[in-house]
RNA sequence: GCGCGCCCCACGCCGAGUCCGCAUCUCUGCGGAGCCGGGGACCCAAGGUUCCAUCACGGGGUGAAUCGGUUCGAGCACGAACCGUAGGGCGUCUUCCACGCCCGAACCCGUCAGCUAACCCGGUAGGCGUCAUGGAAGCUGAG
Numbered sequence: 001g002c003g004c005g006c007c008c009c010a011c012g013c014c015g016a017g018u019c020c021g022c023a024u025c026u027c028u029g030c031g032g033a034g035c036c037g038g039g040g041a042c043c044c045a046a047g048g049u050u051c052c053a054u055c056a057c058g059g060g061g062u063g064a065a066u067c068g069g070u071u072c073g074a075g076c077a078c079g080a081a082c083c084g085u086a087g088g089g090c091g092u093c094u095u096c097c098a099c100g101c102c103c104g105a106a107c108c109c110g111u112c113a114g115c116u117a118a119c120c121c122g123g124u125a126g127g128c129g130u131c132a133u134g135g136a137a138g139c140u141g142a143g
Base pairs, nucleotide, nucleotide: 010130011129012128013127014126018033019032020031021030022029023028034124035123036122037121038120039119044114058112059109060108061107062106067084068083069082070081071080072079073078087103088102089101090100091099093138094137095136096135097134098133
C1' cells in the first nucleotide's frame, strides 16, 4: 500500500414502518404523536324465479408485483424455465425532459367481509448501499 472480516458513526435507498415520554441496573415494558392497514350505515352498487348439464379450482386482504405466449412436469387447475407485459423503483436539493440501470415478489385471512359517516380493531418491520448521467427551470448555501 492492497484485499478480507468485525464494530461504531455519517449520509443515502426500498418500505407505513419515524419521533417523543415514563418506568427499567441491563434485557426490556407501557403510553402518546405521526404515518399505514383492516372491519363497519343511509345512499349508490349488487341482487329475479324454475329446470338441466359441466366443473371443483370457494371467496377475500396487504403489496408496484398483474396479464399473456412458448416449453417441460400427468390432461385442467397447479408448478418450473424462458420471452414479454399492466404496473413500480433508482440515478444524492426539488421538478420536467432525455438517457441509463433495475423490480415486476412474497405473505396473510379461513368459507367470511362491495362502497361506507359515526364507531371498532390492528401495524409501526425487514433488507440494502458509499462519490453518485446530462440539459433546462426553481430554490438554497458559501465566497

A computed fold for a 143-nucleotide RNA from Actinomadura rubteroloni, annotated as c-di-AMP riboswitch aptamer (ydaO/yuaA leader). It matches the Rfam family "c-di-AMP riboswitch aptamer (ydaO/yuaA leader)". Its family is annotated with regulation of gene expression and cyclic-di-AMP binding in the Gene Ontology. About the family: This family represents a conserved RNA structure found upstream of the ydaO and yuaA genes in Bacillus subtilis and related genes in other bacteria. The ydaO/yuaA element is thought to act as a genetic 'off' switch for the ydaO and yuaA genes in its native state. Of the family's consensus pairs, 96% are formed in the model. Taxonomically the source falls in Actinomadura (Bacteria, Actinomycetes, Streptosporangiales, Thermomonosporaceae). The coordinates come from a structure-prediction model, not an experiment, and the mean pLDDT is 80.